A computed fold for a 72-nucleotide RNA from a Deltaproteobacteria bacterium, annotated as transfer RNA.
RNA sequence: GGGCGCAUAACUCAGCGGAAGAGUAUCACCUUCACACGGUGGGAGUCGCAGGUUCAAAUCCUGCUGUGCCCA
Repeated sequence: GGGCGCAUAACUCAGCGGAAGAGUAUCACCUUCACACGGUGGGAGUCGCAGGUUCAAAUCCUGCUGUGCCCA
C1' cells in the first nucleotide's frame, strides 16, 4: 500500500429499515445477628465520527477514525 471483518450501557454481546435490548456488574429495598447467596425494583446509551438516501436510519450508501486478521 491492497483485501476482509469489528466499533451498540461500566464489561461481554444480541438487534441489520418502523418505540434501543439481554446477561454480568452497579444502586435501593426484602431476607440475615452480620456477611455471602437468593428475591423484588431502579438507574445507566451522541448505537465510533461526518455526510448522503428515505416519510422514517443502530440498520442502506460514501468518506474518515480506532482496532483485528490476511496479502504484498

It matches the Rfam family "tRNA". Rfam classes the family as a transfer RNA. From the family's description: Transfer RNA (tRNA) molecules are approximately 80 nucleotides in length. Lineage of the source: Bacteria > Pseudomonadati > Myxococcota > Myxococcia.